[in-house]
Context: one part of a larger RNA
RNA sequence: UGUACGAGAUUUGAGGAGAUCUUCCCCUAGUACGAGAGGAUUGGGGAGGACGGACCUCUGGUGUUCCUGUUGUCGUGUCAACGGCAUCGCAGGGUAGCUACGUCCGGGAAGGAUAAGCGCUGAAGGCAUAUAAGCGCGAAGCCCCCUUCAAAACUAGAUCUCGCAUGAGACUCCUGGAAGACCACCAGGUUGAUAGGCCGGGUGUGUAAGCAUGGCAACAUGUUCAGCUGACCGGUACUAAUAAGUCGAUCGG
Numbered sequence: 001u002g003u004a005c006g007a008g009a010u011u012u013g014a015g016g017a018g019a020u021c022u023u024c025c026c027c028u029a030g031u032a033c034g035a036g037a038g039g040a041u042u043g044g045g046g047a048g049g050a051c052g053g054a055c056c057u058c059u060g061g062u063g064u065u066c067c068u069g070u071u072g073u074c075g076u077g078u079c080a081a082c083g084g085c086a087u088c089g090c091a092g093g094g095u096a097g098c099u100a101c102g103u104c105c106g107g108g109a110a111g112g113a114u115a116a117g118c119g120c121u122g123a124a125g126g127c128a129u130a131u132a133a134g135c136g137c138g139a140a141g142c143c144c145c146c147u148u149c150a151a152a153a154c155u156a157g158a159u160c161u162c163g164c165a166u167g168a169g170a171c172u173c174c175u176g177g178a179a180g181a182c183c184a185c186c187a188g189g190u191u192g193a194u195a196g197g198c199c200g201g202g203u204g205u206g207u208a209a210g211c212a213u214g215g216c217a218a219c220a221u222g223u224u225c226a227g228c229u230g231a232c233c234g235g236u237a238c239u240a241a242u243a244a245g246u247c248g249a250u251c252g253g
Stems, first nucleotide, its partner, number of pairs: 001152001005163007015149004021049007033038001051106005059100004066093005071086006111143002117137004164252001169247004173189005194240003197236005204228002210223005
């Protein structure tokens, strides 16, 4: 831009893409078969490998915005307590998120037409013959089935609802996001829980500072499972989403 008024939703599926793997064990059964050695078809059950998808409950990783210990040095006048720098200074842990080494799931069954192959009936050719007419079985392969994209499928589809300028709806702008390079998408914009703050909880760290007691002191003990705590879960309009503007169909070849 088109799809013959303009919108907002929900869809059909022409067509495309993906997936399609495989091993071992047990029972049937030491059966059929075989002199024996050995050893099934079939049917049923179980455990795996690789590959793929999703997820973070568990086990781990990361987690330079959380907690703690600690070295050197500089600073806050000094002690104490803190802060800066040294690969995040080093070290021990670790929430959310993201992850695999973790967890769950998948390749199932059925159907249709067939290949090689196996047949039924059956003439030409009184027989025979799966074939000449006709009919059937038969593969991880083909078509479906399964997952997914999909009406620019130009034969441009369908359904519902709204609007007729007293304007349906969309956008600018703003608060944000398990969405994201930007754009887009999604949740919201006071008729509001969208983000921040605050409150409560959780999680992590591991018992703060100050004071007191004991010790010459380093330090220990008590107050104290304390103090602090990012992204997590909920609540709460305190702060910011204010105000406003722009586009938009003249009932439809």
Background
Large-subunit ribosomal RNA, domain VI from a Bacillota bacterium, 253 nucleotides, folded computationally. The coordinates come from a structure-prediction model, not an experiment, and the mean pLDDT is 89. It matches the Rfam family "Bacterial large subunit ribosomal RNA". The sequence was found in a public genome assembly.